[in-house]
Context: one part of a larger RNA
RNA sequence: UGACGGGGGCCCGCACAAGCGGUGGAGUAUGUGGUUUAAUUCGAUGCAACGCGAAGAACCUUACCUGGGUUUGACAUCCGGGGAACCCUCCUGAGAGGGAGGGGUGCCCUUCGGGGAGCCCCGAGACAGGUGCUGCAUGGCCGUCGUCAGCUCGUGUCGUGAGAUGUUGGGUUAAGUCCCGCAACGAGCGCAACCCCUGCGCAUAGUUGCCAGCAAGUGAAGUUGGGCACUCUAUGCGGACCGCCCGGGUCAACCGGGAGGAAGGUGGGGACGACGUCAAGUCAUCAUGGCCCUUACGCCCAGGGCUACACACGUACUACAAUGGCGCGCACAAAGGGGAGCGAGACCGCGAGGUGGAGCCAAUCCCAAAAAACGCGUCCCAGUCCGGAUUGCAGUCUGCAACUCGACUGCAUGAAGUCGGAAUCGCUAGUAAUUCGAGAUCAGCAUGCUCGGGUGAAUGCGUUCCCGGGCCUUGUACA
Numbered sequence: 001u002g003a004c005g006g007g008g009g010c011c012c013g014c015a016c017a018a019g020c021g022g023u024g025g026a027g028u029a030u031g032u033g034g035u036u037u038a039a040u041u042c043g044a045u046g047c048a049a050c051g052c053g054a055a056g057a058a059c060c061u062u063a064c065c066u067g068g069g070u071u072u073g074a075c076a077u078c079c080g081g082g083g084a085a086c087c088c089u090c091c092u093g094a095g096a097g098g099g100a101g102g103g104g105u106g107c108c109c110u111u112c113g114g115g116g117a118g119c120c121c122c123g124a125g126a127c128a129g130g131u132g133c134u135g136c137a138u139g140g141c142c143g144u145c146g147u148c149a150g151c152u153c154g155u156g157u158c159g160u161g162a163g164a165u166g167u168u169g170g171g172u173u174a175a176g177u178c179c180c181g182c183a184a185c186g187a188g189c190g191c192a193a194c195c196c197c198u199g200c201g202c203a204u205a206g207u208u209g210c211c212a213g214c215a216a217g218u219g220a221a222g223u224u225g226g227g228c229a230c231u232c233u234a235u236g237c238g239g240a241c242c243g244c245c246c247g248g249g250u251c252a253a254c255c256g257g258g259a260g261g262a263a264g265g266u267g268g269g270g271a272c273g274a275c276g277u278c279a280a281g282u283c284a285u286c287a288u289g290g291c292c293c294u295u296a297c298g299c300c301c302a303g304g305g306c307u308a309c310a311c312a313c314g315u316a317c318u319a320c321a322a323u324g325g326c327g328c329g330c331a332c333a334a335a336g337g338g339g340a341g342c343g344a345g346a347c348c349g350c351g352a353g354g355u356g357g358a359g360c361c362a363a364u365c366c367c368a369a370a371a372a373a374c375g376c377g378u379c380c381c382a383g384u385c386c387g388g389a390u391u392g393c394a395g396u397c398u399g400c401a402a403c404u405c406g407a408c409u410g411c412a413u414g415a416a417g418u419c420g421g422a423a424u425c426g427c428u429a430g431u432a433a434u435u436c437g438a439g440a441u442c443a444g445c446a447u448g449c450u451c452g453g454g455u456g457a458a459u460g461c462g463u464u465c466c467c468g469g470g471c472c473u474u475g476u477a478c479a
Base pairs, nucleotide, nucleotide: 001479002478003476004475005474007473008472009471010470011469012468013467015463016462019427020426021425022424023423026318027317028316029315030314031313032312033311034309035308042053043052064304065303066302067301068300069299070298073127077126078125079123080122081121082120083119086103087102088101089100090099091098092097107116108115109114129293130292132291133290134289138287139286140282141281143278145276150189151188152187153186154185155184156165157164158163169180170179171178195270196269197268198267200238201237202236203235204234205233206232209228214225215224216223241264244258245257246256247255248254320420324379325378326377327376328375329374336367337366338365341360342359346355347354348353386417391412392411393410394409395408396407397406433455434454435453436452437451438450439449
């Protein structure tokens, strides 16, 4: 100087408390451990691994296994020889591959002999190739402490020195934020602000919106004429600064209350992550040192596996019902996506879906129905008209192909489950809870992930205690 303390002081954080909903019990989905296996590829492992890399494992992916093949190689550069590109047919084979036949020549230069570029085949060797090892050799990227308020430097001063001071102190703040003081005076990286979304208004702009005012028109409809007023859309600007008033405070920083205001005291949310810590993570995104394999640890193919199942754990979904289930009726969104695409009306099918194809490259058409809500009816507390697992049969769709191993539909079947031990998680407001919609990936496949709206709470006395953290101080046999 740090680190540590079941030392002290001060102070924060859904840290506790207060409150709401869960997990732990059930069934299923998914990941992991374990076990099994020819293989169940590899990595991630307290917080910070476990719906994680995977924003899509039937083949492919694929890195694994079995079998069948291959050796200048699936890919790059160079050399020699030949043809050249390219297309088609047949035999064999699970395919990769092996064998045979046919068609067919272009471009540039040319002395018309030929030469050359792209491309293909054969040959030789330099070399290729490796998701083989080492994240304890590395770059890059990234997790975490932590959006925590800290981490340092120059000069000066003090100290033999390590170092201290500044950065401590008194106040204050979300903040090393600011004020005051002070052997310090300044400065940098952080904080804040500058950026984006959202909340109010104005201007500009009208193939969305509007009977607002007029006219036409209908079973109905901005449907039509017409018009940018309103809504909206999308660009710019304004607006909030403790600016004003009262009180407190050191005439300070700042704090409490009030007015006005769409909004207050950082308005709400996002992006943004200091010096560093964990030899944290990743050699399988990529890059890369070293090591290793080179008729194989490379490469191609078919099939299988990654989907196994006595078990154990994590994360979710659906429930156990009446604040509910079912039937009928009937409203109200936002944000997205669409050309090898989205696909309306109509018709067929109980349905998944099929036929068909209007319109739309999209504020103009489509996906599209929003759902919960609300109204009426029914069920009457029961393993039920709750719950839907499991299984049988019959189908639909995608795809070369759904046996291993897809999703969905109909009929039948109806399991466990009556609110969950010890323990444990999230959340302070448009939040939790609850309810639908869309998207990426994608042929198909979502209870996962990301985004969007609808309905919309309860509680917070307080900081003694648990966890994590900041500043000062104290002890130390630790560094």
Description
This is a predicted structure of a 479-nucleotide part of an RNA (small-subunit ribosomal RNA, 3' major domain) from an uncultured bacterium. RNAcentral holds the full RNA, with entries from ENA and SILVA. Model confidence (mean pLDDT): 87 of 100. Rfam family: Bacterial small subunit ribosomal RNA.